The RNA shown here (Bacterial RNase P class A) has 377 nucleotides and comes from a Clostridiales bacterium. Of the family's consensus pairs, 93% are formed in the model.
[in-house]
RNA sequence: GAAGUUGACGAGAUGAUCGCGGAGGCAAGGACCGAAAGGUCGUCUCUGAGGAAAGUCCGAGCUUCAUAGGGCAAGGUGCUGGGUAACGCCCAGUGGGGGUUACCCCAAGGAAAGUGCAACAGAGAUAUACCGCCAGGCACUCAGGCGACUGAGUGCUGGGUAAGGCUGGAAAGGCGAGGUAAGAGCUCACCGGCAGCCAGGUGACUGGCUGGCCCUGUAAACCCCACCUGAAGCAAGACCGAAUAGGGGAGCUAGGAAGCGGCCCGCUUCGUUCCCGGGUAAGGUCGCAUGAGGCCGUUGGCAACAGCGGUCCCAGAUAGAUGAUCAUCACCUCUCUUAAGAGAGGAACAGAACUCGGCUUAACGGAGACUUCGCCA
Numbered sequence: 001g002a003a004g005u006u007g008a009c010g011a012g013a014u015g016a017u018c019g020c021g022g023a024g025g026c027a028a029g030g031a032c033c034g035a036a037a038g039g040u041c042g043u044c045u046c047u048g049a050g051g052a053a054a055g056u057c058c059g060a061g062c063u064u065c066a067u068a069g070g071g072c073a074a075g076g077u078g079c080u081g082g083g084u085a086a087c088g089c090c091c092a093g094u095g096g097g098g099g100u101u102a103c104c105c106c107a108a109g110g111a112a113a114g115u116g117c118a119a120c121a122g123a124g125a126u127a128u129a130c131c132g133c134c135a136g137g138c139a140c141u142c143a144g145g146c147g148a149c150u151g152a153g154u155g156c157u158g159g160g161u162a163a164g165g166c167u168g169g170a171a172a173g174g175c176g177a178g179g180u181a182a183g184a185g186c187u188c189a190c191c192g193g194c195a196g197c198c199a200g201g202u203g204a205c206u207g208g209c210u211g212g213c214c215c216u217g218u219a220a221a222c223c224c225c226a227c228c229u230g231a232a233g234c235a236a237g238a239c240c241g242a243a244u245a246g247g248g249g250a251g252c253u254a255g256g257a258a259g260c261g262g263c264c265c266g267c268u269u270c271g272u273u274c275c276c277g278g279g280u281a282a283g284g285u286c287g288c289a290u291g292a293g294g295c296c297g298u299u300g301g302c303a304a305c306a307g308c309g310g311u312c313c314c315a316g317a318u319a320g321a322u323g324a325u326c327a328u329c330a331c332c333u334c335u336c337u338u339a340a341g342a343g344a345g346g347a348a349c350a351g352a353a354c355u356c357g358g359c360u361u362a363a364c365g366g367a368g369a370c371u372u373c374g375c376c377a
Stems, first nucleotide, its partner, number of pairs: 001373006009365002012329007020048007030041004050349001054360002057358005062233004074229005079093005094108001095106004109224002114222002116218003130165002132161003136157009173191002176188003192214001194211007237286004247276006256270005293312008331346006
């Protein structure tokens, strides 16, 4: 210098003016809106988006409903130990994989409980003799021999074999030697796997010794094992209040009116006043900002994190405020200039809505540590 890996950090600063949301004081006795509940209006001070506020993917708090206990079903999680309110998150490890390296990635329990599947190809996919190899029997041919017979070859036949060939992602551990009619863990050395024992470790697991000879893959297929899970969500929900419509009771009009009916009795409906209790997504208040809270120090721990002490209070809207302009400084890019400097432009992703802990996704910036390669001394 180039290329990379990684964990943290920042997210323009200060001031002025105007505007908007919230809290507190002045200040209350006023005015206004509303049926009421309740709210609004002045002024001063303080305060007002994020690292992801996002996706709504996990885990909780909180609320209402449901719920004796146990089981089934359904869904989820799945190496070990720890952290945490909890988690599918985090930390430290184990095993496996990728990279020259820094480092990164893994749904990583069980296939020796059972079932299913393994297309195409191939004789054969958990079981197979298709070609081949090997010795035998029978028949024929050729050669040799006087002959018995011997040798070679071809065909048929019943066997042995899993070395070699073929197909495939995968074909009965791999590889070498011995052995054999040919072969084969049949035997042996080394390597891999499995089982037992010993040692280390809390554990996943690791190391050593011995043994027989060895077992296809797939569980984000069914399944088995272990553990976890009631449902809906702040438009949850609680309260205030009682307009309009409707319900119940009492009184009045009233020897009323209308309807049914030929008429009477009778039945039904209608007005108004007061009282009662309920519902409502009209409305209002709360829930709703002191919390698994932030910062600093210290102690324990490799760490995640926890304990203790000190200190701080840090948005709370409801159709949704968090903005605009100016000045100075800082950052980046371009142009001009020998330079100092001047001018122009830019500043990403994105906007709280009950609240936390995570994960994932989006995206700008400069710096640090580390790695590999190259060059110079």